Description:
The RNA shown here (transfer RNA) has 72 nucleotides and comes from Penicilliopsis zonata CBS 506.65. Rfam family: tRNA. Its family is annotated with triplet codon-amino acid adaptor activity in the Gene Ontology. It is annotated as a transfer RNA. Its mean pLDDT, the model's own confidence on a scale to 100, is 83.

[in-house]
């Protein structure tokens, strides 16, 4: 430098055009003498980042940026 992948709460993770499912953590409550576990219930992501297409973009396209394979 060229190609091709991945980026989605603190961590991992699903969804591939109609404002995002789950797992572990985090908080609270129950329950213990007290912790842990169990059980209930809760907060937490406008999807790296910028534009465009659309009546709506996590999704399609451009373009950056960071990782990661492979090629020179």
């Nucleotide at each position: 430098g060229c190609g091709c992948g991945u980026g989605u709460g603190g961590c991992c993770a699903a969804g591939u055009g109609g404002u995002a499912c789950g797992g572990c953590g985090u908080c609270u409550g129950u329950c213990u003498c007290g912790u842990a576990a169990a059980c209930a219930g809760a907060a937490g992501a406008u999807c790296g980042c910028g534009g465009g297409u659309u009546c709506g973009a996590u999704u399609c396209c451009c373009g950056u940026c960071a990782u990661g394979c492979g090629c020179a």